[in-house]
Context: one part of a larger RNA
Molecule: large-subunit ribosomal RNA, domain IV
Organism: soil metagenome
RNA sequence: CGAUGCUGAAGGAACUAGGCAAAUUGCCCUCGUAACUUCGGAAGAAGAGGGGCCCUUUUGUACGCAAGUAUGAUGGGGCGGCACAGGCUAGGGGGUAGCGACUGUUUAUUAAAAACACAGGGCUCUGCGAAAUCGAAAGAUGACGUAUAGGGUCUGACGCCUGCCCGGUGCUGGAAGGUUAAAAGGAGGUGUGCAAGCACUGAAUUGAAGCCCCAGUAAACGGCGGCCGUAACUAUAACGGUCCUAAGGUAGCGAAAUUCCUUGUCGGGUAAGUUCCGACCCGCACGAAUGGCGUAACGACUUCCCCACUGUCUCCAGCGUCGACUCA
Numbered sequence: 001c002g003a004u005g006c007u008g009a010a011g012g013a014a015c016u017a018g019g020c021a022a023a024u025u026g027c028c029c030u031c032g033u034a035a036c037u038u039c040g041g042a043a044g045a046a047g048a049g050g051g052g053c054c055c056u057u058u059u060g061u062a063c064g065c066a067a068g069u070a071u072g073a074u075g076g077g078g079c080g081g082c083a084c085a086g087g088c089u090a091g092g093g094g095g096u097a098g099c100g101a102c103u104g105u106u107u108a109u110u111a112a113a114a115a116c117a118c119a120g121g122g123c124u125c126u127g128c129g130a131a132a133u134c135g136a137a138a139g140a141u142g143a144c145g146u147a148u149a150g151g152g153u154c155u156g157a158c159g160c161c162u163g164c165c166c167g168g169u170g171c172u173g174g175a176a177g178g179u180u181a182a183a184a185g186g187a188g189g190u191g192u193g194c195a196a197g198c199a200c201u202g203a204a205u206u207g208a209a210g211c212c213c214c215a216g217u218a219a220a221c222g223g224c225g226g227c228c229g230u231a232a233c234u235a236u237a238a239c240g241g242u243c244c245u246a247a248g249g250u251a252g253c254g255a256a257a258u259u260c261c262u263u264g265u266c267g268g269g270u271a272a273g274u275u276c277c278g279a280c281c282c283g284c285a286c287g288a289a290u291g292g293c294g295u296a297a298c299g300a301c302u303u304c305c306c307c308a309c310u311g312u313c314u315c316c317a318g319c320g321u322c323g324a325c326u327c328a
Stems, first nucleotide, its partner, number of pairs: 001323008010314002014312001019309001027051005036041001038157001052079005058073006080084001092307004097302002099299002104116002120155007132141003158294004163224003168221002170217005177212003183206002188201005225243005252286001253283001264280005
């Protein structure tokens, strides 16, 4: 010096990206226990006290025919200690916020999560030789199932809700019309031949799906404006004008896992806070199942604060074991 343990004056997170690591807590009994809540929880909330040994009183339970054995409760007296769950074993706690409802699943070997799944919700296809899938087919799965079933897709408990746009793309429907292949058709023309003929070319017309066209459909893919003026201080604009659009973002939320400017501004917490919490709204560039906003419970998730605790630190010291090192 490395590894691994133990102890530490005073202070107690000043360490650090961050209390990482360590320390604290830890069992049983009794008392006691908040907000919030889906009334189940939260909860072992938090917090407080007790626990040994000896003698003895009363009494219970189990087993046993009984004697009794085992194990509790209880009154009294006494003993020692700083310490009686005396070793081992053995939750630190509380508060705020974000995300995800939850238990679960995952990158075997750098990621366990806010990602995946989930119950629940919606849309859509499918009438059974089902749709869908595998296969060249036979055949098989679906399913020895039958729309309370099966497939696809999106969302993701629960609560309150889920606005406007069908112009584009997609899908669905549409006995008309336009366009349109092979095919049918065969006016006319060409070659050859004396001719009959043979060969070739070929207009009109008929002719499917598709596309065009006409509708519907957004929990289908998606989209959801600009400029100018205006109120008796100023400022602002309920109001008006105008242009454009398929329609111009509703409710709710908002410097947010989204805010560039930005450490926005105000308030709270600190002596001091780019983080945090509560507001404001000027949303560069939130927004409603690519779901919006809430939400008890839950989380080896993420953020901030407090109590307790500590060698993380001020600032290092000592000790044990195993190495390294030196000598043999």